[in-house]
Molecule: SAM riboswitch aptamer (S box leader)
Organism: Gammaproteobacteria bacterium
RNA sequence: GGCUUAUCGAGACCGGCUGAGGGAAAGGCCCGACGACGCCGGGGCAACCGCCAGAUUCAACCAAUCUGGGCAAGGUGCCAACUCCGCGCGCUCCACCACGGUGGUCGCGUCAGAUGAGCG
Numbered sequence: 001g002g003c004u005u006a007u008c009g010a011g012a013c014c015g016g017c018u019g020a021g022g023g024a025a026a027g028g029c030c031c032g033a034c035g036a037c038g039c040c041g042g043g044g045c046a047a048c049c050g051c052c053a054g055a056u057u058c059a060a061c062c063a064a065u066c067u068g069g070g071c072a073a074g075g076u077g078c079c080a081a082c083u084c085c086g087c088g089c090g091c092u093c094c095a096c097c098a099c100g101g102u103g104g105u106c107g108c109g110u111c112a113g114a115u116g117a118g119c120g
Stems, first nucleotide, its partner, number of pairs: 002119007013042005021031003027085002043079003048075002050071003053067004083112001087109004093104004
């Protein structure tokens, strides 16, 4: 780097170093010298793997599956904004209109992205 799969509207700071851009993607809209982004130290959030419990299944155990249950030492991850919005289609609602439509809300879906787990 690739394939499969689950989740992604909640949550989470204080310092030090550095010094100009950053938020993946055109375009928006935001963050940033009141120091962003990045790195380091400490702290925290969460619960994917993990540990425990229960249920299903089995003669039983193991394994597997499920739980909006519990734990948080270990492996990860994360600590601005819905994955910030962003493409397509609409049963909804609102506004505007040249009455052809346009924009927003909401819903469904798609592409892509992020993270975990497995594979190779």